[in-house]
RNA sequence: AUCAUUGUUUUCUAGGGUUCCGCGGCACAAGCUAAUGGCCGGACAGGUCCGAGAGAAGACGCACAGCUUCACCGCUGUGUCCACGGAGGGAUAAAAGCCCGGGAGGA
Numbered sequence: 001a002u003c004a005u006u007g008u009u010u011u012c013u014a015g016g017g018u019u020c021c022g023c024g025g026c027a028c029a030a031g032c033u034a035a036u037g038g039c040c041g042g043a044c045a046g047g048u049c050c051g052a053g054a055g056a057a058g059a060c061g062c063a064c065a066g067c068u069u070c071a072c073c074g075c076u077g078u079g080u081c082c083a084c085g086g087a088g089g090g091a092u093a094a095a096a097g098c099c100c101g102g103g104a105g106g107a
Base pairs, nucleotide, nucleotide: 007060008059009058010057011056012055015050016049020047021046022044023041024040025039026038028037029036061080062079063078064077065076066075067074082102084105088100089099090098
C1' cells in the first nucleotide's frame, strides 16, 4: 500500500428536547366561578416520544471444535476483537451521544 472479514436486530440506559398528556402561571371569552376553552412556560422533577460505531443485556446470523448420522439435518461448546474524535450541517414539533460519521482530524 492492497484485498477479505469483524454482521443484523430487540429491549433498556446515558443523554435529548417540547408535538401530545400532566404540572405551573395569566384572567382573554362569558353574569359569577377559574369548571370548559384560550394564551404563556422545558433554567417544569415527570408520562408519551427520540436515543448511542466507540453504553448494557438478549435473540438471530457467522466462524471454529466436538457429538450424532451413510449423508443431510440436528445438538453442545468457544469466539464474534479494538475504538480518541471537532466544527458545521440535516430530520422530526424540537433537540440530542440520532443521521452526515469507525467522517474531517488525531494517536
Model confidence (mean pLDDT): 80 of 100. Guanidine-I riboswitch aptamer from Paenibacillus sambharensis, 107 nucleotides, folded computationally. The sequence is in RNAcentral, with records from Rfam.